[in-house]
RNA sequence: GCGAGUAUAGUUUAGUGGCAGAACUGCUGCUUCCCAAGCAGUGGGCGGGAGUUCGAUUCUCCCUACUCGCA
Repeated sequence: GCGAGUAUAGUUUAGUGGCAGAACUGCUGCUUCCCAAGCAGUGGGCGGGAGUUCGAUUCUCCCUACUCGCA
């Protein structure tokens, strides 16, 4: 330099053109003499920009970061 892939919550991840789910974690409450465990509730997320579309996390292009292959 060329090609391919990945990017979703603090972490690990699912997902599909029509409200973004789960587990753990965090917070609050219940329970307990206290802690742990358990139960209930709650907060928090689609890497950045542009395009297509009534509507984009999803499709297209560019950029960024990382990984792999070729040279």
This is a predicted structure of a 71-nucleotide RNA (transfer RNA) from a Candidatus Nomurabacteria bacterium.
The source organism's lineage runs through Bacteria, Bacteria candidate phyla and Candidatus Nomuraibacteriota.
Its Rfam family is "tRNA".
It was read from a public genome assembly.
The coordinates come from a structure-prediction model, not an experiment, and the mean pLDDT is 80.